Context: one part of a larger RNA
RNA sequence: CCAACGGCUAGACGGUAAGACCCCGUGCACCUUAACUAUAGCUUCGCAGUGACAACCUUAAUCGAAUGUGUAGGAUAGGUGGGAGGUGGUGAUACACAACGACCAAUCCUGAAAGACCACUCUUUCGUCUAAGGAUGCCUAACCGCCGCACCGAUCAUUUGGGGGGAGGCGGGACACUGCGAGGUGGGUAGUUUAUCUGGGGCGGAUGCCUUCUAAAGAGUAACGGAGGUGUGCGAAGGUAGGCUCAAGCUAAGAUUCUGCUCGUGAGUGUAAUGGUAUAAGACUGCCUGACUGUGAGACCGACUGGUCGAACAGAGACGAAAGUCGGCCAUAGUGAUUCGGGAGUCCUGUGUGGAAGGGCUCUCGCUCAACGGAUCAAAGGUACGUCGGGGAUAACAGGCUGAUGACUCCCAAGAGCUCUUAUCGAUGGAGUCGUUUAGUACCUUGAUGUUGACUCAUCACAUCCUGGAGUUGAAGAAAGUCCCAAGGGUUCGGUUGUUCACCAAUUCAAGUGGUACGUGAGUUGGGUUUAGAACUUUGUGAGACAGUUUGGUUCCUAUCUACCAUUGG
Numbered sequence: 001c002c003a004a005c006g007g008c009u010a011g012a013c014g015g016u017a018a019g020a021c022c023c024c025g026u027g028c029a030c031c032u033u034a035a036c037u038a039u040a041g042c043u044u045c046g047c048a049g050u051g052a053c054a055a056c057c058u059u060a061a062u063c064g065a066a067u068g069u070g071u072a073g074g075a076u077a078g079g080u081g082g083g084a085g086g087u088g089g090u091g092a093u094a095c096a097c098a099a100c101g102a103c104c105a106a107u108c109c110u111g112a113a114a115g116a117c118c119a120c121u122c123u124u125u126c127g128u129c130u131a132a133g134g135a136u137g138c139c140u141a142a143c144c145g146c147c148g149c150a151c152c153g154a155u156c157a158u159u160u161g162g163g164g165g166g167a168g169g170c171g172g173g174a175c176a177c178u179g180c181g182a183g184g185u186g187g188g189u190a191g192u193u194u195a196u197c198u199g200g201g202g203c204g205g206a207u208g209c210c211u212u213c214u215a216a217a218g219a220g221u222a223a224c225g226g227a228g229g230u231g232u233g234c235g236a237a238g239g240u241a242g243g244c245u246c247a248a249g250c251u252a253a254g255a256u257u258c259u260g261c262u263c264g265u266g267a268g269u270g271u272a273a274u275g276g277u278a279u280a281a282g283a284c285u286g287c288c289u290g291a292c293u294g295u296g297a298g299a300c301c302g303a304c305u306g307g308u309c310g311a312a313c314a315g316a317g318a319c320g321a322a323a324g325u326c327g328g329c330c331a332u333a334g335u336g337a338u339u340c341g342g343g344a345g346u347c348c349u350g351u352g353u354g355g356a357a358g359g360g361c362u363c364u365c366g367c368u369c370a371a372c373g374g375a376u377c378a379a380a381g382g383u384a385c386g387u388c389g390g391g392g393a394u395a396a397c398a399g400g401c402u403g404a405u406g407a408c409u410c411c412c413a414a415g416a417g418c419u420c421u422u423a424u425c426g427a428u429g430g431a432g433u434c435g436u437u438u439a440g441u442a443c444c445u446u447g448a449u450g451u452u453g454a455c456u457c458a459u460c461a462c463a464u465c466c467u468g469g470a471g472u473u474g475a476a477g478a479a480a481g482u483c484c485c486a487a488g489g490g491u492u493c494g495g496u497u498g499u500u501c502a503c504c505a506a507u508u509c510a511a512g513u514g515g516u517a518c519g520u521g522a523g524u525u526g527g528g529u530u531u532a533g534a535a536c537u538u539u540g541u542g543a544g545a546c547a548g549u550u551u552g553g554u555u556c557c558u559a560u561c562u563a564c565c566a567u568u569g570g
Base pairs, nucleotide, nucleotide: 001570002569003568004567006565007564010562011561012560014557015556022391023390024389025388027387028386029383030382031381032380035192036191037190038189039188041185042184043183044182045181046180047179048178049177051139053137054136056134057133058132059131060130063127064126065125066124068122078121079120080119081118082117143172144171145170146169147168151164152163195207196206197205204224208230209229210228211227212226213225231372232270233329234328238288239287240286241285242284244282246266248262249261250260268277269276271334273332274331275330292315293314294313295312298309299308300307301306304373317326318325319324340366341365342364343363344362345361346360348359349358398445399443400441401440402439404438406434407433408432409431410430411429415425416424452527453525454524455523457519458516459515460514461513462512465490466489467488468485469484471482472481473480492506494504495503496502533551534550535549536548538545539544
């Protein structure tokens, strides 16, 4: 060196199982509830099956009877109209004559005059009758329940028991019950919803529009980049004509107003910012309503939807002497598609015809549809009992990158050190190294790279704990401080805790700091963390939840290759 055999398990991001953690899906399932919408059930009412007889109450009408007191006034005057006589007795065959008695007009008082008479009618009360409704009592024939002779059927058959049936009896009874309709309640049940952005997700924040910087001197341009505003206001803060000029500073002993000078946009502009603005777009006065109707050449922005500017023409006007200006406001925010519905107008349509209803067209109104290009008129949660499809497009471990943080080194030297910066320590600052902390990032891995500690076995670095050798000291000696060289060897046993760490106890020359997938689970363990059971505290209405606690809880692999160890042969 080659080969064989026997071992061992460090590697082949070894094998096994399209990761269960995490995220995503306009996936699924189950569970919860004061999510939404339904619904079984329950309940209330109405109608029907549903009838008889009574008395009572309410309402309405008919008929009859009664009722009506301010003051004044003879006095208990309901109102209005007509209205000059009316009623009764005696008596009588009839007529004539004579005579008697009651009430009233006229009188007084009154807004209104006669119950002298008649008609209509009001308030209140009572009665009769009718109708409707309400509540009550009682009845029996609907209906319900119990018992049950005949009879039927089953059994091989008898008895008993059981099923159907129904004369009859009893108990309830127009209730109950049933059907239909309407209201309420209703996680008992069902179907669903429960947004997105996001330096993983959640929590927080945001979601439309306007101004500015970023934006790199055309336009445009992102971020959970920086700074703000907005969901309107105004019939004058609009149109036009005319004239006007602000703010600040200086000046006078001083103050308001004022005068003069300087200055030039610094003031003002309804409101944020930017741009503009003194010929004013600012401020004042007069007159008005163009904050018009029908249109619109031509352009600009823009994926689309859409947004913006606009001369000019016709009509009717405002102001101005006129030329002219005026289709809101110095400009840029002040907003919402479609559907559905309402209002006004209209030479439109009108389901055989005439109408109408309805529809169309023009104008207009109703959306924190604010998740603001708006899924629906209408919607929240839990899952550790979970499940499927995917993702290293995206988190937790490990690795990579960075090195803020961390550890270590160095520079300057104010100062402390009695004096003296540097024996020792060193502020404020500065320059680095490392990749052991906490982080950031999201680059390999989600068709799996097994995660803390302990055990076993280690190996490396040196920024050295001991042992060795030097310098220096604020080194007398001893013991120390600091610093340089040095990795050969060594670097303990226990108690509590799952602990690494830590604290305690006893030793030691010393009880080093770190790396190795926080070395090492195809080597061990499984106490902790991190499934399913259960409990406590807290929290939540609840299902449940908790870097809170407690108890329990399957750790697979016969080694193909490389590596390593031992033996044998060549």